[in-house]
C1' cells in the first nucleotide's frame, strides 16, 4: 500500500428499511426476611463519527476513526 471483518446501556449480545431498539449479567428502588442471601416486581442506562439515498436508516451507499485477519 491492497483486500476484508468488527464497532449497539457498565460488560456481553439480538435486531430482513417501519410501534417506545432485544435479552442476560451488573447497578438502583421496592416487596419478602429479625438481618443478609435467594426469589419476585419495577427503574435508569446504548446504535463509533460525518455526509448521502429514502416518506422513513442501527440496517443501504460514500468518507473518516479505532481494533483485528490476510496479501504485498
Nucleotide at each position: 500500500g491492497g483486500u476484508u471483518g468488527a464497532u449497539u446501556a457498565g460488560u456481553a449480545u439480538a435486531g430482513u428499511g417501519g410501534u417506545c431498539a432485544u435479552u442476560a449479567c451488573a447497578g438502583c428502588u421496592g416487596a419478602c426476611u429479625u438481618u443478609g442471601a435467594a426469589u419476585c416486581a419495577g427503574c435508569a442506562a446504548a446504535c463509533c463519527c460525518g455526509a448521502g439515498u429514502u416518506c422513513g436508516a442501527a440496517c443501504c451507499u460514500c468518507g473518516g476513526a479505532u481494533c483485528g485477519a490476510c496479501c504485498u